[in-house]
Context: one part of a larger RNA
RNA sequence: AAGUAGCGUAAAAGCGUGUGAAAAACAUGCUCGCCGUAAAUCUAAGGUUUCCUCGAGCAAGGGUAAUCCGCUCAGGGUAAGUCGGUUCCUAAGUCGAGGCUGAAAAGCGUAGAUAAUGGACAUCAGGUUAAAAUUCCUGAACCGCCAAAACACGUUAUCACCAAUGGAGAGACGCAGGAAGAUAGGAGAACCCGGCCGAUGGUCGUGCCGGGAGGGGCUCAUAGAUGGACUCGUAGGUAAAAUCCGCGAGUCAUAUACAUCGAGGGGUCACUCGAGCCGCAAGGUGAAGUCUUUGACUCUACGCUGCCAAGAAAAUCUUCUAGGGAGUGUUAGGCGACCGUACCGCAAACCGACUCAGGUAGAUGAGGAGAGAAUCCUAAGGCGCUC
Numbered sequence: 001a002a003g004u005a006g007c008g009u010a011a012a013a014g015c016g017u018g019u020g021a022a023a024a025a026c027a028u029g030c031u032c033g034c035c036g037u038a039a040a041u042c043u044a045a046g047g048u049u050u051c052c053u054c055g056a057g058c059a060a061g062g063g064u065a066a067u068c069c070g071c072u073c074a075g076g077g078u079a080a081g082u083c084g085g086u087u088c089c090u091a092a093g094u095c096g097a098g099g100c101u102g103a104a105a106a107g108c109g110u111a112g113a114u115a116a117u118g119g120a121c122a123u124c125a126g127g128u129u130a131a132a133a134u135u136c137c138u139g140a141a142c143c144g145c146c147a148a149a150a151c152a153c154g155u156u157a158u159c160a161c162c163a164a165u166g167g168a169g170a171g172a173c174g175c176a177g178g179a180a181g182a183u184a185g186g187a188g189a190a191c192c193c194g195g196c197c198g199a200u201g202g203u204c205g206u207g208c209c210g211g212g213a214g215g216g217g218c219u220c221a222u223a224g225a226u227g228g229a230c231u232c233g234u235a236g237g238u239a240a241a242a243u244c245c246g247c248g249a250g251u252c253a254u255a256u257a258c259a260u261c262g263a264g265g266g267g268u269c270a271c272u273c274g275a276g277c278c279g280c281a282a283g284g285u286g287a288a289g290u291c292u293u294u295g296a297c298u299c300u301a302c303g304c305u306g307c308c309a310a311g312a313a314a315a316u317c318u319u320c321u322a323g324g325g326a327g328u329g330u331u332a333g334g335c336g337a338c339c340g341u342a343c344c345g346c347a348a349a350c351c352g353a354c355u356c357a358g359g360u361a362g363a364u365g366a367g368g369a370g371a372g373a374a375u376c377c378u379a380a381g382g383c384g385c386u387c
Base pairs, nucleotide, nucleotide: 013031014030015029016028017027018026032384033383034382035381040364041363042362046344047343050342051076052075053074055073056072057071061069062068081142082141083340084339085338086337088119089118093114094113095112099108100107101106123140124139125138126137127136143336144335145334146333150330151329152328153327161324162323166320167319168318169317174307175306176305177304180300181299182298185294186293187292188291189290191212192211193210194209195208196207197205213272214271216269217268218267219266220265224261225260226259227258228252229251230250231249232248233247234246236245237244273289276285277284278283308311350359351358366378367377368376369375
């Protein structure tokens, strides 16, 4: 320079009370304002304790103050057979026994290994903490393994059971389009249940306010989708075999049948929740729990139809034998490893040197008006952006 620029979006504050040395900013109450396909909620990455404390603090950090804090100090907090990852599978990619190439170093690459962003895979509801919950607790389940007595079947085959590192099926896949069924969600109710009768005109009425739920297991099997069934033969599917698959012939059928899949729904097991009421609190108690309508971008399901650019693999699974085989199956009961789990997560906690008007994958995302996730106003919820 200069007590100047500025104090980081124009969403906004006001008052009472409390605490305190001190209050515009902290706590609390009332009013006001802002967001509301978000400025709400869940979660991936990333961060790594920032989470909680009716514990303490205010030197520094906080663009001012601070009694406050994502700051300082202390203590506490993350509980899993079923959620996610590993104990399963494979893709691109990477590595790579032998191998090929190369003065060397090394490069490429078969078998194989590894590697999720994919496949496979058994749990839901409620309650509870200051802070964790599909993890704790309550109730009701399911999956895998072990297994007494008893029962059933079997013991060398007229073979109970297991079953490939092998064969076959399935897994198994694109995009567009339209229709159907259903649900989530929403709205309404003069019906059901609980409460109210109003300071100012009306208010026992067609009045006002609020509520009118839930998931899992087992079971019945729906809308719908797909597929013909059986008998005989058989040169193929190889190391081999097959009753499996494929191929050939025949018989029956072309359906309101049968088989497989299959949203949703019904029944059932009981229970949970529930406006309100009682209570200082802890807690206790607890009504109705229906109908109508709307309706998805969700499910049935890439199922159907169409199209051309012709749209992973492997394991689990089913079946077939090869083979194993003297026990096997059901059941009381028992067991179930390791890692993650706090909190932020369109943000003051991540990436931007900052408490930075920037950037950041996915899911949910209500009402009125509307074609709409536009836009405006609002609910739940969250904020008023640290002078």